About this RNA:
The RNA shown here (SAM riboswitch aptamer (S box leader)) has 121 nucleotides and comes from Pseudonocardia asaccharolytica DSM 44247 = NBRC 16224.
[in-house]
RNA sequence: GGCUCAUCCAGAGGGGCAGAGGGAACGGCCCGACGAAGCCCCGGCAACCGGCGUCGCGCGAGCAUCGCGCGCGACGAUCACGGUGCCAAUUCCGACCCGCAGCGCGCGGGGAAGAUGAGGA
Numbered sequence: 001g002g003c004u005c006a007u008c009c010a011g012a013g014g015g016g017c018a019g020a021g022g023g024a025a026c027g028g029c030c031c032g033a034c035g036a037a038g039c040c041c042c043g044g045c046a047a048c049c050g051g052c053g054u055c056g057c058g059c060g061a062g063c064a065u066c067g068c069g070c071g072c073g074a075c076g077a078u079c080a081c082g083g084u085g086c087c088a089a090u091u092c093c094g095a096c097c098c099g100c101a102g103c104g105c106g107c108g109g110g111g112a113a114g115a116u117g118a119g120g121a
Base pairs, nucleotide, nucleotide: 003119004118005117006116007115008114013042014041015040016039017038021031022030023029026094027093028092043087044086045085048083049082050081051079052076053075054074055073056072057071058070059069060068091113096110097109098108099107100106
């Protein structure tokens, strides 16, 4: 880089260096010298994976209950230790299709694209 699956209307920012861009891409609309990107430090959010805890089921040694070990499953606002991720605006909104409404240009659903995680080749 490409494939599969899940999620994407919740949540969470200060400081230092730096110095003009940034919000993926296109159109909008925003953010930005009251300091953008990027880098560093500290803090936080969340709970995808691992782990942990509780419960249930199965298996094992065992005469056997308890208990122990292993495996699987469910749950964890009341775990957050580790691996990621994230901390303006719904993925900021739209773009393509369908439905509703309709002289208002909006609402709902789906898709595309993207992001993050996990998995597999």
Overview: The source organism's lineage runs through Bacteria, Bacillati, Actinomycetes, Pseudonocardiales and Pseudonocardia asaccharolytica. The RNAcentral record of the sequence draws on Rfam. The coordinates come from a structure-prediction model, not an experiment, and the mean pLDDT is 80.